c-di-GMP-I riboswitch aptamer from a Desulfuromonadaceae bacterium, 81 nucleotides, folded computationally. Lineage of the source: Bacteria > Pseudomonadati > Desulfuromonadia > Desulfuromonadales > Desulfuromonadaceae. It was read from a public genome assembly, where an Rfam model found it.
RNA sequence: UUUCGAAAAGAGCAAACCCGUAGUAAUGCGGGGACGCAAAACCGUGGAUCCUUUGCGCCGAAGGACUGCCAGGUUGCCGAA
Numbered sequence: 001u002u003u004c005g006a007a008a009a010g011a012g013c014a015a016a017c018c019c020g021u022a023g024u025a026a027u028g029c030g031g032g033g034a035c036g037c038a039a040a041a042c043c044g045u046g047g048a049u050c051c052u053u054u055g056c057g058c059c060g061a062a063g064g065a066c067u068g069c070c071a072g073g074u075u076g077c078c079g080a081a
Base pairs, nucleotide, nucleotide: 002081003080004079005078012037013036017032018031019030020029021028022027035068041074042073043072045071046070047069049065050064051063052062053061054060055059
């Protein structure tokens, strides 16, 4: 440096659900809580999905949400080969 994650160590994140709070909503934030995660770190860049508004015959347009759905970009702990 590349590939990989069987065993081990230290650290980190935190699904569902509950409470509070913001939002028309998708959902966000704070607290509790752990199903999981080596990128479950960062970037909504492309697709998928979801919400709202609107035209509508299929479907389309506009605005939003989601990175713990997939891909892409940047960085990265430990160990093995």